Model confidence (mean pLDDT): 79 of 100. This is a predicted structure of a 117-nucleotide RNA (Guanidine-I riboswitch aptamer) from Labrenzia sp.
């Protein structure tokens, strides 16, 4: 330089509509308009935060197949591995048109896409 891979969850914000409560307004009732600093509800790869996964230290630490030996307890396999804790890292990140859901909408999904540096 060029190419695969993978990047997960919970909470919550920025930001979203409007289905459901509630609320404003119109109406004589049905029912209608209005998102409306409410209640919820949707919600971030590139937005915050907590784990996890993965990785690197460090402590501590088996057993089994197998294989020798043997009266017996044995020995090797094994200063190993697995696997407990502990500690550290868990990074960077321009980006659409359009299309899709859910009642709708979006910075949500398609998408760490396409393109661009």
């Nucleotide at each position: 330089g060029u190419g695969c891979a993978g990047c997960g969850c919970g909470c919550c914000u920025a930001g979203g509509g409007a289905u459901c409560c509630g609320g404003u307004c119109g109406g004589a009732c049905a029912c209608g308009a209005c998102g409306c600093a409410g209640g919820a509800c949707c919600g971030a790869g590139a937005g915050g935060u907590g784990c996890a996964a993965g990785c690197c230290g460090g402590u501590c630490g088996a057993a089994a197949u197998g294989g020798c030996g043997c009266a017996u307890u044995g020995c090797c396999g094994a200063c190993a591995u697995a696997g407990a804790c502990c500690g550290g890292u868990g990074a960077c990140a321009c980006g659409g048109c359009g299309g899709g859901a859910c009642a709708a909408a979006a910075a949500c999904c398609c998408g760490g896409g396409a393109g661009a540096c």
Rfam family: Guanidine-I riboswitch aptamer. Rfam describes the family as follows. This family represents a conserved RNA structure found upstream of the ykkC and yxkD genes in Bacillus subtilis and related genes in other bacteria.